This is a predicted structure of a 74-nucleotide RNA (transfer RNA) from an uncultured Chloroflexota bacterium. Model confidence (mean pLDDT): 82 of 100. Rfam family: tRNA. Rfam's curators write: Transfer RNA (tRNA) molecules are approximately 80 nucleotides in length. Gene Ontology term of the family: triplet codon-amino acid adaptor activity. The family's RNA type in Rfam is transfer RNA.
């Protein structure tokens, strides 16, 4: 140099055949509950879906290209 592969919340990862409003689980905040804590339950806060640019009525989900980590060739 070239292949594959992943990047989605603080952390680990879902996310279908593009569909209009993005989730889960730990964690974190608060109410219950408890003499009091854990543990429970219940409610919230949290998001540039790696970055541009195309397609398209519509893009985390398709092209393109770049960035970043991994693996495998040379």
């Nucleotide at each position: 140099g070239g292949g594959c592969c992943a990047g989605u919340a603080g952390c680990u990862c879902a996310g279908c055949c593009g569909g209009u409003u993005a989730g889960a689980g730990c964690g974190c905040a608060g109410u219950c509950c408890u003499g009091a804590u854990a543990a429970g339950a219940c409610u919230g806060a949290g998001g540039u879906c790696c970055c541009a640019a195309g397609u398209u009525c519509g893009a985390g989900u398709c092209u393109u290209g770049g960035c970043u980590g991994g693996c495998c060739c040379a």